Predicted 3D model of a 375-nucleotide RNA (Bacterial RNase P class A) from uncultured Solimonas sp.
Its mean pLDDT, the model's own confidence on a scale to 100, is 77.
RNA sequence: GAGUCGGCCGGGUAAUCGCUGCCGCGCAAGCGGGAGAGGAAAGUCCGGGCUCCAUUGGGCAGAGUGCCAGGUAACGCCUGGGCGGCGCGAGCCGACGGAAAGUGCAACAGAGAGCAAACCGCCGAUGGCCCGCAAGGGCACAGGCAAGGGUGAAACGGUGCGGUAAGAGCGCACCACGAGUCUGGCAACAGACCGGUACGGCAAACCCCACUCGGAGCAAGACCAAAUAGGGAAGGAGUGGCGCGCAAGCGCCGCGACACGCGGCCCGCGUGCCUUCCGGGUAGGUUGCUGGAGCGCGUCGGUGACGGCGCGCCUAGAGGAAUGGUUGCCGGGGCGCGCAAGCGCUCGCACAGAACCCGGCUUACAGGCCGACUC
Numbered sequence: 001g002a003g004u005c006g007g008c009c010g011g012g013u014a015a016u017c018g019c020u021g022c023c024g025c026g027c028a029a030g031c032g033g034g035a036g037a038g039g040a041a042a043g044u045c046c047g048g049g050c051u052c053c054a055u056u057g058g059g060c061a062g063a064g065u066g067c068c069a070g071g072u073a074a075c076g077c078c079u080g081g082g083c084g085g086c087g088c089g090a091g092c093c094g095a096c097g098g099a100a101a102g103u104g105c106a107a108c109a110g111a112g113a114g115c116a117a118a119c120c121g122c123c124g125a126u127g128g129c130c131c132g133c134a135a136g137g138g139c140a141c142a143g144g145c146a147a148g149g150g151u152g153a154a155a156c157g158g159u160g161c162g163g164u165a166a167g168a169g170c171g172c173a174c175c176a177c178g179a180g181u182c183u184g185g186c187a188a189c190a191g192a193c194c195g196g197u198a199c200g201g202c203a204a205a206c207c208c209c210a211c212u213c214g215g216a217g218c219a220a221g222a223c224c225a226a227a228u229a230g231g232g233a234a235g236g237a238g239u240g241g242c243g244c245g246c247a248a249g250c251g252c253c254g255c256g257a258c259a260c261g262c263g264g265c266c267c268g269c270g271u272g273c274c275u276u277c278c279g280g281g282u283a284g285g286u287u288g289c290u291g292g293a294g295c296g297c298g299u300c301g302g303u304g305a306c307g308g309c310g311c312g313c314c315u316a317g318a319g320g321a322a323u324g325g326u327u328g329c330c331g332g333g334g335c336g337c338g339c340a341a342g343c344g345c346u347c348g349c350a351c352a353g354a355a356c357c358c359g360g361c362u363u364a365c366a367g368g369c370c371g372a373c374u375c
Stems, first nucleotide, its partner, number of pairs: 001375009011330007019036002022033004038351001042362002045360005050217004062213005067081005082096001083094004097208002102206002104202002119149002121145003126142002128139004157175006176197001177195002180193005221287004231278006238255007258272005294313008331349001332347006
């Protein structure tokens, strides 16, 4: 100088005016004190707590996950390891089970694309034809050949030597491959030996295998509870004031003693109306509501994720939704001047903002700090 990985901060301070809880004082109005967004509060993508509903058990369907081992309340997260790929390296990335259960797919090009195929080629040993007395030569008819060319993402192992008429795992060496054997490892897997080739690709195609999964969500749920309307039960006759009287009571005045039907009247019944009570629900209020798989430090176990123990701390709870505004100083960014020190102007100054609570993942983020490592 160029990089890799991990952790952290992400304006400070003072004054003043407000907002939402809490505590104290006060009959009250109010006064005083103290607290008040994040590393992602975001996306709502996974997992759990909590709540209600459903649920004997088992299976099918459906969805998800998918190398191995561990961590965890749980996970699609994390840690360690294996394998493959990239990088000189520190490191980074990977839907990474099964193609020897079955079904299926492969555009275009190409002769041929799945129990292979002869387009250009090579050979023509053997048989055939022709020439030649013969040795032999020629043709390329039968036939042989997947070595070379060409097409393709892919052409039925690769490279080399031998071999052959030309060729071919036909033979050999190395590599690849393998439902073989042994060794190491809990395992994924690795190594050695053996086997001459059977075996193409795609499962982010159906499928097979293993494991997991009931649904809805704090607008969950619980409690209190108006007005109006509707439901159920009981009742429908007196009552207030003044005067007289020892009292019982009497008198006067006010309000009310309801309506309809069952042919008329009384009782009774029904309906309406009125009064009281009961129960359900709505508005509204309270709760759930923040002390929790909590945070910090130390120590022990573990490679690590993490776990055990001890000590200390309390850290927002709003609810159409508070956590804000202004000003000064310091800090920071941008621009200009200057060799520099610095000076001037300018910008409120990254992404963003709790909503029942946690664990993750992903995404956004001006500027800055620290540590380890590589070239």